[in-house]
RNA sequence: AGAGUUUGAUCCUGGCUCAGGAUGAACGCUAGCGGGAGGCUUAAUACAUGCAAGUCGAGGGGCAGCGGGGGACUUCGGUUCUGCCGGCGACCGGCGUACGGGUGAGUAACGCGUACACUACCUACCCAUAAGAGGGGGAUAGCCCUGGGAAACUAGGAUUAAUACCCCAUGAUACCGUGAGGUUAAAGAAAUUCGCUUAUGGAUGGGUGUGCGUCUGAUUAGUUAGUUGGUGAGGUAACGGCUCACCAAGACGAUGAUCAGUAGGGGGCGUGAGAGCGUGGCCCCCCACACGGGUACUGAGACACGGACCCGACUCCUACGGGAGGCAGCAGUAAGGAAUAUUGGGCAAUGGAGGCAACUCUGACCCAGCCAUCCCGCGUGCAGGAUGACUGCCCUAUGGGUUGUAAACUGCUUUUAUAUGGGACGAAAACGGUAGUUUACUAUCAACUGACGGUACCAUAUGAAUAAGCACCGGCUAACUCCGUGCCAGCAGCCGCGGUAAUACGGAGGGUGCAAGCGUUAUCCGGAAUCACUGGGUUUAAAGGGUGCGUAGGCGGCUUGAUAAGUCAGAGGUGAAAGGCAUCAGCUUAACUGGUGAAUUGCCUUUGAUACUGUCGAGCUUGAAUUAGGUUGAGGUAGGCGGAAUGUGGCAUGUAGCGGUGAAAUGCAUAGAUAUGCCAUAGAACACCAAUUGCGUAGGCAGCUUGCUGGACCUAUAUUGACGCUGAGGCACGAAAGCGUGGGGAGCGAACAGGAUUAGAUACCCUGGUAGUCCACGCCCUAAACGAUGCUUACUCGAUGUGCGUUUUUCGGAAUGCGCGUCCAAGGGAAACCGAUAAGUAAGCCACCUGGGGAGUACGCCCGCAAGGGUGAAACUCAAAGGAAUUGACGGGGGUCCGCACAAGCGGUGGAGCAUGUGGUUUAAUUCGAUGAUACGCGAGGAACCUUACCUGGGCUCGAAUGGUACCGGCCUAUUGCUGAAAGGUGAUAUUCCUUUGGGACUGGUAUCAAGGUGCUGCAUGGUUGUCGUCAGCUCGUGCCGUGAGGUGUUGGGUUAAGUCCCGCAACGAGCGCAACCCCUAUUUCCAGUUGCCAGCAUGUAAAGAUGGGGACUCUGGAGAGACUGCCGGCGCAAGCCGAGAGGAAGGUGGGGAUGACGUCAAAUCAUCAUGGCCUUUAUGCCCAGGGCUACACACGUGCUACAAUGGCGGAUACAGAGGGUCGCGAAGCCGCGAGGUGGAGCUAAUCUCAUAAAGUCCGUCCCAGUUCGGAUUGGAGUCUGCAACCCGACUCCAUUAAGUCGGAAUCGCUAGUAAUCGCGCAUCAGCCAUGGCGCGGUGAAUACGUUCCCGGACCUUGUACACACCGCCCGUCAAGCCAUGGGAGCUGGGGGUGCCUGAAGAUGGUGACUUUACGGGGAGCUAUCUAAGGUAAAACCAGUAACUGGGGCUAAGUCGUAACAAGGUA
Repeated sequence: AGAGUUUGAUCCUGGCUCAGGAUGAACGCUAGCGGGAGGCUUAAUACAUGCAAGUCGAGGGGCAGCGGGGGACUUCGGUUCUGCCGGCGACCGGCGUACGGGUGAGUAACGCGUACACUACCUACCCAUAAGAGGGGGAUAGCCCUGGGAAACUAGGAUUAAUACCCCAUGAUACCGUGAGGUUAAAGAAAUUCGCUUAUGGAUGGGUGUGCGUCUGAUUAGUUAGUUGGUGAGGUAACGGCUCACCAAGACGAUGAUCAGUAGGGGGCGUGAGAGCGUGGCCCCCCACACGGGUACUGAGACACGGACCCGACUCCUACGGGAGGCAGCAGUAAGGAAUAUUGGGCAAUGGAGGCAACUCUGACCCAGCCAUCCCGCGUGCAGGAUGACUGCCCUAUGGGUUGUAAACUGCUUUUAUAUGGGACGAAAACGGUAGUUUACUAUCAACUGACGGUACCAUAUGAAUAAGCACCGGCUAACUCCGUGCCAGCAGCCGCGGUAAUACGGAGGGUGCAAGCGUUAUCCGGAAUCACUGGGUUUAAAGGGUGCGUAGGCGGCUUGAUAAGUCAGAGGUGAAAGGCAUCAGCUUAACUGGUGAAUUGCCUUUGAUACUGUCGAGCUUGAAUUAGGUUGAGGUAGGCGGAAUGUGGCAUGUAGCGGUGAAAUGCAUAGAUAUGCCAUAGAACACCAAUUGCGUAGGCAGCUUGCUGGACCUAUAUUGACGCUGAGGCACGAAAGCGUGGGGAGCGAACAGGAUUAGAUACCCUGGUAGUCCACGCCCUAAACGAUGCUUACUCGAUGUGCGUUUUUCGGAAUGCGCGUCCAAGGGAAACCGAUAAGUAAGCCACCUGGGGAGUACGCCCGCAAGGGUGAAACUCAAAGGAAUUGACGGGGGUCCGCACAAGCGGUGGAGCAUGUGGUUUAAUUCGAUGAUACGCGAGGAACCUUACCUGGGCUCGAAUGGUACCGGCCUAUUGCUGAAAGGUGAUAUUCCUUUGGGACUGGUAUCAAGGUGCUGCAUGGUUGUCGUCAGCUCGUGCCGUGAGGUGUUGGGUUAAGUCCCGCAACGAGCGCAACCCCUAUUUCCAGUUGCCAGCAUGUAAAGAUGGGGACUCUGGAGAGACUGCCGGCGCAAGCCGAGAGGAAGGUGGGGAUGACGUCAAAUCAUCAUGGCCUUUAUGCCCAGGGCUACACACGUGCUACAAUGGCGGAUACAGAGGGUCGCGAAGCCGCGAGGUGGAGCUAAUCUCAUAAAGUCCGUCCCAGUUCGGAUUGGAGUCUGCAACCCGACUCCAUUAAGUCGGAAUCGCUAGUAAUCGCGCAUCAGCCAUGGCGCGGUGAAUACGUUCCCGGACCUUGUACACACCGCCCGUCAAGCCAUGGGAGCUGGGGGUGCCUGAAGAUGGUGACUUUACGGGGAGCUAUCUAAGGUAAAACCAGUAACUGGGGCUAAGUCGUAACAAGGUA
């Protein structure tokens, strides 16, 4: 110090989350030791038991109990008498009990903190000083006696003491009073001491008042009657409405009164760089409280934790009449709770109370016990040790890696643990002795005292001996593999993992982090500049009020004087200690503790300074305003007037339609519409001018004119003299719609009606049409009231247009002021953009924002006639929601362009029969795959067996195949028997070669290692392939631009088949594609001629290149040439285009092929092959027989053949190319109607052969029919292949002759040697279901105006809420489940206030016949007032709950539609 998370990516805004630190913690797992600290945060709930405040005999009367002495008695145990002594229960008296200890309920307050004040105060014990203590008196407890009561306790009588009480005296430096004057005290005791009284002062402790500071809510805005003040009185230690009487009517409050909620405050503590934020446990200070509430008494001090009285609740005792009690003291118990300890030891130390003291008391305190609750420290060993051992785990698995120097093993050490021994500091006083002068006090001497504790610590001995876990390992965040699981189980702080290869679940191995702890949970701070004082924002992300006027407030021009409040400086006081910081020191170190210092940023007092701010005074003119003159405009308001258009009415002309739409219909019209003309009338709005204009604060304002009226600007003089700016509340204005009352109503037109559209159409469109729109008055008060930009002032480079003024002019213009616009510099901004009209640079004031949803909703309040408006939450829920820009994709956006894409044509498919493939169905099986385009005559270039993967049945298990090792054997092979459907099983006969004589080759068996699998996953993969698409695109380097994604280049202007080329250009180049290079073909030259060819020469035949020969030609196959817009003309800058141009066999890539960029479709294929993982092993492997893949109500695709005369049939006849052939092609000849048979020449092929090409041409026939078309189907007879044609082959012949007469919606191919049509060949193959596929040649068209439309594609641009990318996204109702919440007849509870009634203890006043030895006194009693609690009444507030009800949120696959995002199909 940051990081993760919105996106395909980017920048920004913004929330959520994490890493850090902390805790009085709790929980889980684990646990060796010590030191120091801490330990009911919840029920201020209830408490059993014990202890926590007593002490003094040197105040007193005394003497119950204990000990002692003495006397008497004695059964020798003791009993009894005696206060005589030590002492002392109870009692009187003194002091203490108001401290110490606990808790935080209440309290928002002078309670606390801080600083002051008290001329309105008190203070026991202590200190100092001064003075004093004379005389007298009567009581009372105890004790004794008699009663009452269960007890607690209590009544009466007699008697008694005091440092208890009272009286008299004395009195001042006390008190009262101006004064004169008056008033008030005492106690003794064991006696140099300790006490007593009065007074003054001090010290200490308190009391009271004040300034400042001290939580949240305005959905709490008004509160207050002793209230505010005065006079007088009372009361108090003291001031005071503290209380009372009277008088006045004040007091507090937007700088937040009152009310409500919450809360003890501070020093401090946690965190943080700090400012802050959070917190107030332990320790210290203050306050408050002591079962809830009230009250006083005593006292120096209390309204009193372990005192009293009363009321109440609760608990206990009871003899039912009455009584007792208060752990928020220390332990402890119950309860509550996630959770917090011993009914311990000691007064040794420190401190406190009493006492002369000894001493007593002290759950304060000092210690110990429990708890890893926290902090700190130590240990669990150290060194060597490689065969890098074994196990485990992992892997590419003969082997390697890791665990890991880790272990074993060797040496060393002994903290700690264990044992034994020694053994503290904390303690020195008081007391006593001595001395200083007796005391006080000081000095000194001696002795005594330790709970902790036989603890800390030290020494010795033994021996690695006694001691490691927890969390994590996808990113953030250090740390990785295997197995299991299979959106299951589960994880998760956020993002997110898990649907068969999970580093994210569970386990394991390994690793990382911390360590006697480690994690989790909760809470706080930080990170968060995410409430921003330090230190944020508001055009579009959340956020500028709709606008103005203006109150309070805030801020404010120039000069000068005074002052010194703010401000600054010096000094003083205070800011407790502890804590924190620095430093030093003590425990072995540290934690811990002690000393010292600095700090304590504050407050107060005082002295000074005077620039700035403030205040007061004096002045100034530039801010502001006024004045004079002029100008300007749809500024406002009231009245008058005008024409066009529209509607309506009347009259007239006139006839069949009008109107409306995408098309229609509703509607109007023969009762005369629409149209046309004239007249009349109504209401509303003002064409042209007109604009990017003008005016106004905003809303808004438009015919002309008049009255009234507001403003702005310009020019210029004078006047005032800061009069200014902003503006919370407040007031006014405020489009449209809407409301009220009364008018008005032409057109338009919510609602409504009808007609259309549609699946529906409560819409869009059409025909009507009410409110409304208009006027007057009164309300409403909201808008995307927008420049989404508050007002004011100053400053900051230019260009240009325009409105209204002024000045100037050479009449072009120029200058200047105020407005309205556009473009830009600097600068700003996340960017888009803004840019003197700022969103720049600054100042002042106001308003507003703080994640999305819930929600501008609910409740409350205010306003309103209502509609509604203003103000304005929470629960709950999500991890995003958003802004700008980028690249794509998409659009029922735009532009440009291309393609058999459409159009123009030709021929088909879809109808029929058949073939073939697919779906479906069926089946024991109908094996599997391919499924829009891009599956469906596809894998398959050939299923009768085989193939074959499927089914049924029969068999085999190292297996059907191959290799290695070991052992045994000689087989192998050939012939053959039985059984069986075969496979197989089981037999018989014969017995090899080489040799170095070991053996080897080959082979069988056994054992063994590797098997095998067309089983699964093409979504784990390689390879291969389809498609977009032979479309023209896809990228890179450097540079430049941009914060960045990215852009530029590649866009633009042309051009091209082409990102082809040219020009331009912040780009310059390059790569993969395009093109070319390659092959075939079209022309030709040269070379070469066998098996090809044959012109000329010759031979020869019925004929024939058959033969000799020949290379001319054809042809073959090698090498070349040729085409490049090269030439010409036109256009053009160029590229290039155009031209029936020239030339040429070929002309503008001549035709065809091969060639397929970056990528897309998780496209296809695990069944071609290869391959990871999983599964299987007497089976999912292997062999065999038979069956199936050929099924058949149907549906679809692809084809063949047809429906006929451009044809069928018969006869005759002509012309190819490219291929195949020895397990082959197979000639001639002969046989058969034919398939074919026979035959076997020739041919390993330019030689022989398949092999007759067919359409065509010529002749004939048929005559438009279901035919001489068509050939399915079926019957019969055959041929061929093959082990075998039943399921299930092809072909031939005879017979049979079906559907079909050109095919609905729809749809396919093709642009030239193409379509169409005709035949031929080949692969596979025994044969063939081939009409398929791949090739070959023959004949050989038509049409293209053109790019509007359909489909696909390319480029540019635009919009986008899409990015799984429109097959996208997404909204609302309804239905289901869950959750929180509003209303709700009511019901229940709570705190506070008010009125009235009653009223304990107590206080105050009055009275006081009774009582008192006290008498100017006191008390009981009676009485008045006040009062806690209680009762009652009405109302407000806050909670809980509720039938029913409202919306909201959330929830893989529900329903209905399609609202929004593209012009989202009606912006």